[in-house]
């Protein structure tokens, strides 16, 4: 260097089902209030009256869990920077969100707890810390200690 493998409550994809989101948004009706208010921010133009409460009907996206299935074992995840696409009534400028992609950095793996951030959230994700556990290598008579996937095992 090539090929083949291992870790286990292992990782990812799409699909199906379920709960959540939520009796919320939207819409209809009624009552009341307001005369400038709304449409991410600004400019110009366009459009619609707007708001609250009651009542009737009543979602979806994003996030999640389970199942079988497919692909896998840096599996994959996260962060930073760049490029690019999409999204608002139209155009321009700005911003935000989501997706794709490139480079760099970090994490061996899952579990539990605490804190922080994201999240509608008691879900879940990520980060840090702690605790044992687990695979692996090194050191050690042993107890045990330490390291990281740029690792480990086998063959050539």
């Nucleotide at each position: 260097g090539a090929u083949a493998g291992a870790g286990g409550u292992g990782c990812g994809g799409a699909u199906u089902u379920c709960a959540u989101c939520a009796g919320u948004a939207c819409u209809g009706u009624g009552u009341g209030g307001c005369a400038a208010a709304g449409u991410u921010g600004g400019a110009c133009a366009g459009c619609u009256g707007c708001c609250a409460c009651a009542u009737a009907u009543g979602a979806a996206a994003g996030g999640g869990a389970a199942a079988g299935u497919c692909g896998c074992c840096g599996a994959a995840g996260a962060g930073a920077u760049g490029u690019u696409u999409u999204u608002u009534u139209g155009u321009c400028c700005a911003g935000a969100a989501a997706g794709a992609u490139a480079u760099c950095u970090c994490u061996g793996g899952g579990a539990u707890a605490u804190u922080g951030c994201a999240g509608a959230a008691u879900a879940u994700g990520c980060a840090a810390u702690a605790u044992a556990c687990u695979g692996u290598c090194a050191c050690u008579u042993g107890c045990g200690u330490g390291g990281a996937g740029a690792g480990c095992u086998a063959u050539c």

Predicted 3D model of a 156-nucleotide RNA (Lysine riboswitch aptamer) from uncultured Faecalimonas sp. RNAcentral holds the sequence, with entries from MGnify. The organism belongs to Faecalimonas, within Bacteria. Its Rfam family is "Lysine riboswitch aptamer". Rfam's curators write: Riboswitches are metabolite binding domains within certain messenger RNAs that serve as precision sensors for their corresponding targets. Allosteric rearrangement of mRNA structure is mediated by ligand binding, and this results in modulation of gene expression. This family includes riboswitches that sense lysine in a number of genes involved in lysine metabolism, including lysC. The coordinates come from a structure-prediction model, not an experiment, and the mean pLDDT is 76.